[in-house]
């Protein structure tokens, strides 16, 4: 100094101005009454709180809620290597096994193909108890020789061994070639040519056996010439989970119209009251009382919680205990938000005095617990190369 | 909140029990025809199968995570 691995903390900082929403205290107003006190209005004043790691996507799990459930199976859906950790999870720690990287460290839907069905395109001789195109041998049988031997002969020739040729029966799969994928690999013995056909080391498979470990699996002996291709993010087997819906879940009050039940002739409106006038009513019922379900429209559900910090202990971690502290947005058309001034940080320009722009991603709606994804510039470990002392 | 569905060529749309050259139909261009256009006949050009990453010898197709976009229900 370049490059790359892991993981932490924050999410521009201080001061003033003017606004917003909430929760409590005064205040003004205004109803209600058993006169003591209760209610509701209005930011009118004060005091105090107000987004986030990700509030996002709704991709798992759980809390809390109403509905259904005797128990058990079938379907359907997920999860799937061991132990741990949690309210639970597909998360998370830790280990084991694979695979990537020189390294730090990363990634794995990582149970089962010797239950069964299926599928392996195109090439290729052959694609799943395969298969013989090139090639290799032809030992052994045919077949042929102007060849060597030896025998028999009626002298034409015959038999027999041997040698060479030849690929006809036919042995072989080591090499060549296709192929993703071609029924272990390496040397060696062997063979006609070869072959786990034999051995030796590697690999591999055992429902063997010790050993170590909680287990996954490790090591180390035995036994097996190897018999067992890959696909289950294909159909399905094995084992474990999971009853369903979602704060518009759910409860409480509760106008107005409309319904039913009782009284019941007089009720409103102009108006301080009379008297007049209007409306509407007196079988078809105006007004008044009760009642029920329950729209609108209020209120809880809703902010103390699997809570935040801090120390101490147990745990290799994840996490769990205990003590201290602290109280920290609840909005419903939806606050959290402008502007000044001074500082950081980043970029631009520049007459070095300073000026200008920018300070991410993105905003709670019943709540936690994770996971993804979107983002700004800071810190700490590690590792690989290169240069200098 | 809760539950589906879609995303292939400039448009509309096949292909979705994985097989290798991804098609069709209009539309574009060029060529015959024609007096000139239409129509008609040939012939071509034109794709990141939304992206990313995975499982497979092999992905548009199968698996998970993301942009988009679109309908139901309360």
């Nucleotide at each position: 100094g370049c490059g790359g691995a892991g993981g932490g903390a924050g999410a521009c900082g201080a001061g003033g101005u003017c606004g917003c929403g909430g929760a409590c205290c005064g205040g003004u107003c205004c109803c209600c009454c058993c006169c003591g006190g209760g209610g509701g209005a209005c930011g009118c004043g004060g005091u105090u709180c107000g987004a986030g790691g990700a509030a996002a996507g709704u991709c798992c799990g759980g809390g809390c809620u109403c509905c259904g459930c005797a128990g058990g199976g079938c379907a359907c859906g997920g999860u799937g290597c061991c132990g741990g950790g949690u309210a639970a999870c597909g998360c998370c720690c830790g280990g084991g096994c694979g695979c990537c990287g020189c390294g730090a460290g990363g990634c794995g839907a990582c149970g089962g193909a010797a239950a069964g069905u299926g599928u392996c395109a195109c090439a290729g001789a052959g694609a799943a108890c395969a298969g013989a195109c090139c090639g290799c041998c032809g030992a052994u049988g045919g077949c042929g020789g102007u060849c060597g031997g030896g025998c028999c002969u009626u002298c034409g020739g015959g038999c027999c061994c041997g040698c060479c040729g030849c690929a006809c029966a036919g042995g072989c799969a080591a090499g060549g070639g296709u192929g993703a994928a071609a029924c272990g690999g390496u040397g060696g013995g062997g063979u006609a040519a070869g072959a786990g056909c034999c051995c030796a080391c590697c690999g591999c498979g055992c429902u063997c056996g010790c050993u170590g470990g909680a287990g996954a699996c490790a090591g180390c002996g035995g036994c097996g010439g190897c018999a067992c291709g890959a696909c289950a993010a294909a159909c399905c087997c094995c084992a474990c989970c999971g009853g369903g819906a979602g704060c518009a879940a759910g409860g409480c009050c509760g106008a107005g119209c409309a319904g039913g039940a009782g009284c019941g002739a007089g009720c409103g409106g102009c108006g301080g009251c009379c008297c007049g006038c209007c409306g509407c009513g007196c079988u078809c019922g105006a007004g008044c009382u009760c009642c029920g379900g329950g729209u609108a429209g209020g209120c809880c559900g809703c902010a103390c919680g699997a809570g935040g910090c801090g120390c101490c202990g147990g745990g290799u971690a994840a996490c769990c205990g205990g003590c201290g502290u602290c109280c920290c947005a609840g909005a419903u058309c939806g606050a959290u938000g402008a502007c000044c001034u001074c500082g950081g940080c980043g970029g631009g320009c520049u007459u070095c005095g300073g000026c200008c722009c920018g300070u991410a991603c993105a905003g709670a709606a019943c709540c936690c617990g994770g996971c993804u994804u979107a983002u700004c510039g800071c810190c700490c470990u590690c590792c690989g190369c290169c240069c200098c002392c | 909140g809760c539950g589906c569905c879609c995303g292939u060529a400039g448009c509309u749309c096949a292909g979705u029990u994985g097989g290798a050259u991804a098609g069709a139909g209009c539309g574009c261009g060029u060529g015959c025809c024609u007096c000139c256009g239409g129509a008609g006949c040939a012939c071509g050009a034109g794709g990141u199968c939304g992206c990313a990453g995975g499982u497979u010898c092999g992905a548009a197709u199968c698996c998970u995570g993301c942009c988009g976009g679109g309908c139901g229900c309360a």

The prediction has a mean pLDDT of 80.
Two RNAs folded together computationally: RNase P RNA and transfer RNA, 463 nucleotides in total.
Rfam match: Bacterial RNase P class A.